[in-house]
RNA sequence: GGAUGGAACUCUGGAGAGCCCCUAGAAAGUAACUGUACUUUGCUAGGGCGCCGAAGGGGCAAGUCAACGGCGUAAGCUGCUGAUGAAACUCUCAGGCAAAAGGACAGAGCAAUCGGU
Numbered sequence: 001g002g003a004u005g006g007a008a009c010u011c012u013g014g015a016g017a018g019c020c021c022c023u024a025g026a027a028a029g030u031a032a033c034u035g036u037a038c039u040u041u042g043c044u045a046g047g048g049c050g051c052c053g054a055a056g057g058g059g060c061a062a063g064u065c066a067a068c069g070g071c072g073u074a075a076g077c078u079g080c081u082g083a084u085g086a087a088a089c090u091c092u093c094a095g096g097c098a099a100a101a102g103g104a105c106a107g108a109g110c111a112a113u114c115g116g117u
Base pairs, nucleotide, nucleotide: 002114003113004112006110009109010108011107012106013105018049020048021047022046023045024044025043026041027040028039029038030037031036050097051096052095056093057091058090059089063084064083065082066081068079069078070077071076
């Protein structure tokens, strides 16, 4: 200096979608004055509707394999059934819908292996 490839680790980049509604509570404030009433909150718990796909998870196409058939002298071709079978596709279980956090993936570091000089 090169190639392969990575569980973990460090740095950098990294999309989408309601700061929605209801109930209870908490805190703060105001009024009142000890009975409370009212207001507010990116607060807590539960529920509702809407929405997103890029943690994780589920689904499947060609192909491949197997069983049983059909055709063929054979190589082989073929029907049906089953298994297997990827993704940024798809589902939306999980997760998410201000910022922060998280985040598939990408680049660099780093570690590992291999070969050459």
Source information: This is a predicted structure of a 117-nucleotide RNA (Glycine riboswitch aptamer) from Anaerosporomusa subterranea. It matches the Rfam family "Glycine riboswitch aptamer". Gene Ontology term of the family: glycine biosynthetic process. The RNAcentral record of the sequence draws on Rfam and Ribocentre.